Predicted 3D model of RNase P RNA and transfer RNA as a complex of 429 nucleotides. Model confidence (mean pLDDT): 75 of 100. It holds a member of the Rfam family "Bacterial RNase P class A". Rfam classes the family as a ribozyme.

RNA sequence: CCAGAUUAUUGGCUGAUCGCGUACUUUUAAUUAAGCACGAGGAAAGUCCGGGCAGUAAAGGGAAGGACAGUCGCUAACGGCGACCGGGGGCGACCCUAGGGAAAGUGCCACAGAAACUAUACUUCCAAGCUUGCUUGGUAAAGGUGAAAAGAGUGGAGUAAAAGCCCACAGUUUACAGUGGUGACACUGUAAAGCGGUAAACCCUGUCUACUGCAAGGAGAUGGAUCCUUUGAGCCUAAAGCUCAAAGUUUCCCGCUAAGGAUCACAUCUUAAAAUCCGCUUGAGUUUGUUGGCAACAAUAAGCCUAGAUAGAUGAUCAGUCUAGACAAAACCCGGCUUAUAGAUAAUCUGGCACU
RNA sequence: GGGGGUGUAGCUCAGUGGUUAGAGCAGUCGGCUCAUAACCGAUUGGUCCCUGGUUCAAAUCCAGGCACCCCCA
Numbered sequence: 001c002c003a004g005a006u007u008a009u010u011g012g013c014u015g016a017u018c019g020c021g022u023a024c025u026u027u028u029a030a031u032u033a034a035g036c037a038c039g040a041g042g043a044a045a046g047u048c049c050g051g052g053c054a055g056u057a058a059a060g061g062g063a064a065g066g067a068c069a070g071u072c073g074c075u076a077a078c079g080g081c082g083a084c085c086g087g088g089g090g091c092g093a094c095c096c097u098a099g100g101g102a103a104a105g106u107g108c109c110a111c112a113g114a115a116a117c118u119a120u121a122c123u124u125c126c127a128a129g130c131u132u133g134c135u136u137g138g139u140a141a142a143g144g145u146g147a148a149a150a151g152a153g154u155g156g157a158g159u160a161a162a163a164g165c166c167c168a169c170a171g172u173u174u175a176c177a178g179u180g181g182u183g184a185c186a187c188u189g190u191a192a193a194g195c196g197g198u199a200a201a202c203c204c205u206g207u208c209u210a211c212u213g214c215a216a217g218g219a220g221a222u223g224g225a226u227c228c229u230u231u232g233a234g235c236c237u238a239a240a241g242c243u244c245a246a247a248g249u250u251u252c253c254c255g256c257u258a259a260g261g262a263u264c265a266c267a268u269c270u271u272a273a274a275a276u277c278c279g280c281u282u283g284a285g286u287u288u289g290u291u292g293g294c295a296a297c298a299a300u301a302a303g304c305c306u307a308g309a310u311a312g313a314u315g316a317u318c319a320g321u322c323u324a325g326a327c328a329a330a331a332c333c334c335g336g337c338u339u340a341u342a343g344a345u346a347a348u349c350u351g352g353c354a355c356u
Numbered sequence: 357g358g359g360g361g362u363g364u365a366g367c368u369c370a371g372u373g374g375u376u377a378g379a380g381c382a383g384u385c386g387g388c389u390c391a392u393a394a395c396c397g398a399u400u401g402g403u404c405c406c407u408g409g410u411u412c413a414a415a416u417c418c419a420g421g422c423a424c425c426c427c428c429a
Stems, first nucleotide, its partner, number of pairs: 001352010012321007020039003024035003041327001045338002048336005053213004060254004065209005070084005085099001086097004100204002105202002107198003117151001122143002125138006153169004172193009217278003220269004224264005230246006247257003285304008322325001357428007366381004374412001383399005405421005
């Protein structure tokens, strides 16, 4: 210098004027007026996962359904993330990986082909018979079909011809043992086996799993009075209690069913109003540093406050400047994933060429 | 804010893993007719929305995305 790999950052800037939202201060009959401070994102998006929070009295057990699937860890949790193992790709940096079970059962494997998994053999090879190109029997090594052919390669022995039919070596899988590792697993040894593919087909195994979403949901305080322990029927003189049926538990069964709740021309205090207020933004928050860890992340110290609207605020104009500004804008809040994104910058690493 | 569905020829739709993805209408050509329509015959036309995966094989199964439509408050 060329070609590439991985990761991180940034996403116009400066000044003036006008305008908008919220909080605070002063002010006004009145958000009236003035001042001052702050005012979208890395994805605010898709709503694909997980949680917080709220309601269903509480959130119990089992089944069904659903989701997930190597190991260890991280986390509030996850289908997310990190590291590692196995498999695949690349010369390499590095990248991809839905990666439990087909040796429990069932299903499927088009066309072609003899046969697609209980093999019934097309061309062969071999033997016998005769009508000399057919029949019967043996064989599955070779050819052919197909994505896949009975599922172990090479050599030998063996035979009428052949074949894991047998033997040796090599390989595969499973089990056991040893060594290393937390573990997936790796290596070594011994023994056994001959087993097609497909589970993003049914299924089996293991783990997790209630439903509804902030338009959830809530709204004076204290005291008093009345009513109800979900409802109905029966047993019983009545009460207590028991039995049965229904209802609730957001699919079914079992089990459970009141911690308390509701009402009022009540009293005292308070009183701006429901087209309102709360929920609403201080939070698993963020910046810098230290410590532990390979890392995800955790602990700790100091600092910081950084939108909160409810028809919904971030804009416009002018001037300057450059590299001429991409995708796009909160609506209860977080952690991820996915998708969109002009351009610019930085770091580490790989291969090649040249020079020193 | 929340939920559901659809995407296959120009249009409306079939297609339940296996031949070269089909049907109706539309289009083109020919026939019939004096001519047009109708009718008859032939024929053109496909990124099965996109990307990736599973499988011998994908419009079909799985994952992610894109576009459109509908419903609730």